[in-house]
RNA sequence: GUUCGAUAAGGGCAAACCCGGUGAAAGCCGGGGACGCAAAGCCAAUGGGUCUAACGUCACGAAAGUGACCAUGAUUGCCAGGCCGCCGAA
Numbered sequence: 001g002u003u004c005g006a007u008a009a010g011g012g013c014a015a016a017c018c019c020g021g022u023g024a025a026a027g028c029c030g031g032g033g034a035c036g037c038a039a040a041g042c043c044a045a046u047g048g049g050u051c052u053a054a055c056g057u058c059a060c061g062a063a064a065g066u067g068a069c070c071a072u073g074a075u076u077g078c079c080a081g082g083c084c085g086c087c088g089a090a
Stems, first nucleotide, its partner, number of pairs: 004088002012037002017032006035077001041083003046080003049075003056069005
């Protein structure tokens, strides 16, 4: 240095849920809270999956509206891939 990941050491992050905010929604942000995580650090302009359906299109309707399709929206704690990183037993 690489691989690897231990009842090691120092630590780190923070699910569900609750409160407040934000958004059309999915979701996100802040506080509380810990289910868990050796990358649960970053990349959504790396590929796929999944979620939502505002705008748009089509159909129905007198209209209000309803239904269907659709990501440019979201998810890195869905999977893979890439990049950076603490420690050092076997």